[in-house]
Context: one part of a larger RNA
């Protein structure tokens, strides 16, 4: 190097784009760098092997072959790779006709409801808990009844439902805007697959400047319970939660399951579409191809359980892993305002 692995035992970078780089459909000719076959030079000797000879034997000496898997030259072959030149159309893509969605990015508006503020009604309590007290209320609370502010978040409809690369996205209208299914021609002619380095997005808390604050609520205060109670219940109440901009880059960022492609029984549900059957319209039913779930054969798995969406059988590329702790630390290095982020050992120790 070969060998092994990565859903739960270690181990899949949070995602995606993509430059080097690895790999790459089917045909035709031709080179002849890889590749194979033949010659030849060369591969010093000793050494190792082998069949042999000398020291009484062996060790050691010593002839004689093989070998030296290797490097040049030539001549040659063209199947595979590669290189050129040429044609295909099954991958890929591009036009078109339809379809469905909380897919992103902005600016409008709607109602329910907390909550405050203004005025009427009226009067003794409200609120809270296991039980209480702190609070709030006769300077009129709580209830109710008009009118107004402000903010944030959209019950029902809602689904194992539906868009996204992921992080994620839900009232409704209205501009920009990404990408998917499908379906029957047609065009392009491999234009393709993965991807270190790099680039871009990446929940929440945090961070910096500006606004915003309605409820909710870390920190704090008080009240309770307790042996204590720096808590779990209460009654408050700042940051923050929300908005603009910049920044941070981590998550049990999980399907703990990387991307792509072939190939391998079926059942049964549901979402968009399609072609047919069927209806007055529907509903329903066959088929078909993409998505999402619940079972299952064979095969696999230490078993659990996966099972055509794979954890089956294969082939491409890239990440990653090697006993437990110490340690995702310690230095240093890079990025960062700043908390920290990445990268990342060792001694010792069982």
């Nucleotide at each position: 190097c070969u060998g092994g692995g990565c859903g739960u035992a270690a181990a899949g970078c949070g995602u995606g784009c993509g430059c080097a780089g690895g790999c790459g459909g089917u045909u035709u000719u031709g080179u002849a760098a890889g590749u194979c076959a033949g010659a030849u030079g060369u591969g010093a000797a000793a050494u190792c092997c082998c069949c042999g000879a000398g020291c009484u034997c062996a060790a050691c000496u010593u002839g004689g072959g093989a070998a030296c898997u290797g490097c040049g030259u030539u001549u040659g072959a063209a199947a595979c790779u590669a290189c050129a030149a040429g044609a295909c159309u099954a991958g890929a893509a591009u036009a078109g006709g339809u379809c469905a969605g909380a897919g992103g990015g902005g600016g409008g508006u709607a109602g329910a409801a907390u909550u405050c503020c203004a005025c009427g009604u009226g009067u003794a309590g409200c609120a809270g808990u296991g039980a209480a007290a702190u609070g709030c209320g006769u300077a009129g609370a709580g209830a109710u009844g008009u009118g107004g502010a402000g903010g944030a978040a959209u019950a029902u409809c809602a689904a194992u439902g539906g868009c996204g690369a992921a992080g994620g996205c839900a009232g409704c209208c209205c501009c920009c805007u990404g990408g998917g299914a499908u379906c029957a021609u047609a065009u392009u002619g491999a234009c393709g697959c993965u991807c270190a380095u790099g680039c871009a997005c990446g929940a929440a808390a945090g961070c910096g400047u500006g606004g915003g604050g309605a409820g909710c609520a870390a920190a704090c205060a008080g009240g309770a319970u307790u042996a204590g109670a720096u808590a779990c219940c209460c009654u408050g109440g700042u940051a923050g939660u929300c908005c603009a901009c910049g920044c941070c880059c981590u998550a049990a960022a999980c399907g703990a399951u990387g991307u792509c492609a072939g190939c391998u029984a079926g059942u049964u549900g549901u979402u968009g579409g399609u072609a047919g059957a069927g209806u007055a319209a529907a509903a329903u039913c066959u088929g078909u191809g993409a998505g999402u779930a619940a079972c299952g054969c064979a095969g696999c798995u230490a078993a659990c359980g996966c099972g055509u969406g794979a954890a089956g059988u294969u082939g491409a590329c890239c990440g990653c892993c090697u006993g437990g702790g110490g340690a995702g630390u310690a230095c240093g290095a890079u990025c960062g305002c700043a908390a920290g982020a990445u990268u990342a050992a060792a001694a010792c120790u069982c």
Small-subunit ribosomal RNA, central domain from a metagenome, 350 nucleotides, folded computationally. The RNAcentral record of the full RNA draws on SILVA. The coordinates come from a structure-prediction model, not an experiment, and the mean pLDDT is 88. It matches the Rfam family "Bacterial small subunit ribosomal RNA".